Description:
The part of an RNA shown here (small-subunit ribosomal RNA, central domain) has 354 nucleotides and comes from Hibiscus sabdariffa. Its Rfam family is "Bacterial small subunit ribosomal RNA". Rfam links the family to the GO terms structural constituent of ribosome and ribosome.
[in-house]
Context: one part of a larger RNA
RNA sequence: CUGGGCGUAAAGAGCACGUAGGUGGUGAAUCGGGUUGAAAGUGAAAGUCGCCAAAAACUGGCGGAAUGCUCUCAAAACCAAUUCACUUGAGUGAGACAGAGGAGAGUGGAAUUUCGUGUGUCUUUUAAGAGAAGGGUGAAAUCUCGAAAUCUACGAAGGAACGCCAAAAGCGAAGGCAGCUCUCUGGGUCCCUACCGACGCUGGGGUGCGAAAGCAUGGGGAGGGAACAGGAUUAGAUACCCUGGUAGUCCAUGCCGUAAACGAUGAGUGUUCGCCCUUGGUCUACGCGGAUCAGGGGCCCAGCUAACGCGUGAAACACUCCGCCUGGGGAGUACGGUCGCAAGACCGAAACUC
Numbered sequence: 001c002u003g004g005g006c007g008u009a010a011a012g013a014g015c016a017c018g019u020a021g022g023u024g025g026u027g028a029a030u031c032g033g034g035u036u037g038a039a040a041g042u043g044a045a046a047g048u049c050g051c052c053a054a055a056a057a058c059u060g061g062c063g064g065a066a067u068g069c070u071c072u073c074a075a076a077a078c079c080a081a082u083u084c085a086c087u088u089g090a091g092u093g094a095g096a097c098a099g100a101g102g103a104g105a106g107u108g109g110a111a112u113u114u115c116g117u118g119u120g121u122c123u124u125u126u127a128a129g130a131g132a133a134g135g136g137u138g139a140a141a142u143c144u145c146g147a148a149a150u151c152u153a154c155g156a157a158g159g160a161a162c163g164c165c166a167a168a169a170g171c172g173a174a175g176g177c178a179g180c181u182c183u184c185u186g187g188g189u190c191c192c193u194a195c196c197g198a199c200g201c202u203g204g205g206g207u208g209c210g211a212a213a214g215c216a217u218g219g220g221g222a223g224g225g226a227a228c229a230g231g232a233u234u235a236g237a238u239a240c241c242c243u244g245g246u247a248g249u250c251c252a253u254g255c256c257g258u259a260a261a262c263g264a265u266g267a268g269u270g271u272u273c274g275c276c277c278u279u280g281g282u283c284u285a286c287g288c289g290g291a292u293c294a295g296g297g298g299c300c301c302a303g304c305u306a307a308c309g310c311g312u313g314a315a316a317c318a319c320u321c322c323g324c325c326u327g328g329g330g331a332g333u334a335c336g337g338u339c340g341c342a343a344g345a346c347c348g349a350a351a352c353u354c
Stems, first nucleotide, its partner, number of pairs: 003326004007308002012322001014209004021202003025086006033079002035075004040070003048064006089199001091195002095190003101185007108162001113157006129151002133144002170177002214255006223249001228244004266321006274299011303310002327354003336347004
């Protein structure tokens, strides 16, 4: 290479849109490029195969094959092309419906934190909101505290997150999305049929989106808290535990482009025994239910699988297109290139070794 594969053994790109390309529904007509059949020509020599010569070899003679190409004639199923038509794929419209889908603005309560106020001080009298410890741990200590802590009542400020509802629930292509209200906005499902008439699927390059952390500039900073400091523990303790605490976490704008980005399962279409629960529709029944679409879950027949398991949301049976794998280490490293402010990302070897 051929082949065989990709849930867990190596292997599905994080996700989408989409160019080229590949591939693609039904019925006619035309055409004759591909295709199929027939005939002719050609297929040098050498070579190869067969036969002949005394002929094993060499040599000589004769003949065949030579999957090919060219031309002519014919066929018209399939592929391609052209034209016409169809409706079941795709889409548009009408009527309903559900939703933490997205963006912006406003606003609410609980809690944490901070601040303020609440009659302190020789004795007597009057009397201070309570009041001398708090915190933390396995036990402690660092730490806070008469400069009034802690607790409690009232008031104020500020930031972040939204308890119950809440669910195997819902929405989104994925990342992800949750207090409440308003504005703008994307997608989806059901249902009659009205329109359109293959307009579809996939998608190398390409473009966009893409958690957290990180970076740049400017704000903000309550709580948590890398780094750091101290206290413990310990043989040591650059940790686990405790007291503090900077960046960051939050907002705006720009970058980064990675994750166990996971269903470790690419997208699309069709076909296949059943049962149970659930979300949103439609039809029907009205006592429970029944039917049918589109999702979310649990069992399981056949089948598949190395097994585990999957099992109409397939890892079953088939087709189309893309991506990827090919022993372990070296190594997702080196070199080089592209991108990035940087961190680094992407593409990505070999020697050597087992």
Annotation:
The RNAcentral record of the full RNA draws on SILVA. Taxonomically the source falls in Hibiscus (Eukaryota, Streptophyta, Embryophyta, Euphyllophyta). The prediction has a mean pLDDT of 85.